RNA sequence: GCAGUUCGUUAGGCGAUCGCUGGUGCAGAAAUACUGCACGAGAGGAAAGUCCGGGCAGCAUAGAACAUGACAGUUGCUAACGGCAACCGGGGGUAACCCUAGGGAAAGUGCCACAGAAACGAAACUACCUCUUCGGAGGAAAAGGUGAAACGAGUGGGGUAAGAGCCCACAGCAUUCCGUGGUGACACGGCGUGAAGGUAAACCCUGUCAGCUGCAAGGAGGUCUGCAUACAAGAGUGUUCGCUCGCAGGCCGAUACCCGCUUGAUCUUGAGGGCAACCUCAGGAGUAGAUAGAUGGUCGUCCACGACAGAACCCGGCUUACAGACGGACUGCCAAA
Repeated sequence: GCAGUUCGUUAGGCGAUCGCUGGUGCAGAAAUACUGCACGAGAGGAAAGUCCGGGCAGCAUAGAACAUGACAGUUGCUAACGGCAACCGGGGGUAACCCUAGGGAAAGUGCCACAGAAACGAAACUACCUCUUCGGAGGAAAAGGUGAAACGAGUGGGGUAAGAGCCCACAGCAUUCCGUGGUGACACGGCGUGAAGGUAAACCCUGUCAGCUGCAAGGAGGUCUGCAUACAAGAGUGUUCGCUCGCAGGCCGAUACCCGCUUGAUCUUGAGGGCAACCUCAGGAGUAGAUAGAUGGUCGUCCACGACAGAACCCGGCUUACAGACGGACUGCCAAA
C1' cells in the first nucleotide's frame, strides 16, 4: 500500500426568539385551585416488534397431579431467562475469525419421493461359479447400473467351483475397562471387544422449567334483614384433587382531572477480584412522567447538508430498522528499510 476480520463511538453543532409538559421559589389570593414572574429540566440506540424473562398487582400467603407448552454439550454469570460469557465437540476459511435447533435411533411406532432387482423385511436385474434334459436348478453377494442414502470396515494377501471379516496384516470407526491431564464437557495413551443404514425442525422417551390474568392491574368497603348449609357457586386454567363460601333486598360511607407514576436489579468515576459475562468497596450525580396525550415552530450562522425513528407501570434480554462520519484491536499478501 492492497484485501479482509472484529469490537466500539456518534446520530448535525452554536446562538436568538415564540410556544407546550411537568418541577421549585416568589407574588396575588381563603386556598394545595387559578393567574403572573423567575430559575433550572424535558425521548432512543433502538423509545419499535411485543418474542422471552423478572419486578409489581389481583385472585388460596398461589397449592398438588395429569394434560399442554418451551428448552436441551459443559462450567459459570444473573432477580430471572429460551439471555449472556468462557470453554468442549462438529462444520467453514490460508488466516484474523465465523456458523452450530449440540440429550436419546440398542424402549416402541412411523417415514425414506423419483430412479432402482431391492429403501431396512432380507432379497437378487445384469454380470460371476457349478450342474444341466439347454427349459432351467443351485451357490455366492466381491463387480455393474439407480439413488441423497444400497445391507454397511477400506487396502493388500490368503482362501474358494465362484465368493464373502471366512481367515491374516496394516489402516479407519465405535466403545467397556485402565492410566494421565482437566471443576467439567472432553482430550491423549493402552489392553481388549464390536459391526447397531438414515430420520426425533416425525410421533415418542428422558431431564429441566412454567398457576392464571395484566397498570383499562390495583387502590373501599361496612352493616342489617330474609333465604340457603352444599348437589350449587367462585378464584379470567383443558381435567381431577384441594381451597374458599353463597344468594336477594335495605341502609351507611370514600372519591378519582387523585394515587399507582418513576430513587431504580438507576447512572457514573476510581480501586480491587475475574480470561470474560459479571461481582465487591468507596465517592459523585439527581436523570421525561403526559392522559387525547408536551418534547415543537421561526430566524441567523457553520459544516461533511444530517439515516432509522417518538416514552405511556418499570427493568434485563432477543429480534428487526438505520444516512454519513470517526476510533481501537487483529489477519493475509506485496514492497521497502

This is a predicted structure of a 337-nucleotide RNA (Bacterial RNase P class A) from Saccharimonadales bacterium (SeqCode).
It matches the Rfam family "Bacterial RNase P class A". Rfam's curators write: Ribonuclease P (RNase P) is a ubiquitous endoribonuclease, found in archaea, bacteria and eukarya as well as chloroplasts and mitochondria.
The gene name in the source record is rnpB.
The coordinates come from a structure-prediction model, not an experiment, and the mean pLDDT is 75.